[in-house]
């Protein structure tokens, strides 16, 4: 230099056009003499950034940034 993949909650990841979820963690409660485990509840998101397409974009297109891998 060229090519490909990835970027979504604190962490690991779903979600391929009708507007975002799970597990774990953390918080609160129940249970226990107490702790752990278990159960329940609530909370937590500018979906990496910008532009475009569309009635509507996490999702499609273009540009940029970061990370990973391959080739030279």
């Nucleotide at each position: 230099g060229c090519c490909a993949g990835c970027u979504u909650a604190g962490c690991u990841c779903a979600g391929u056009g009708g507007a975002a979820g799970a597990g774990c963690a953390a918080u609160c409660g129940c249970u226990u003499u107490g702790u752990a485990a278990g159960c329940g509840a609530a909370a937590g998101g500018u979906c990496c950034c910008g532009a475009g397409u569309u009635c509507g974009a996490a999702u499609c297109u273009c540009g940029g940034a970061g990370c990973u891998g391959g080739c030279u």
Molecule: transfer RNA
Organism: marine sediment metagenome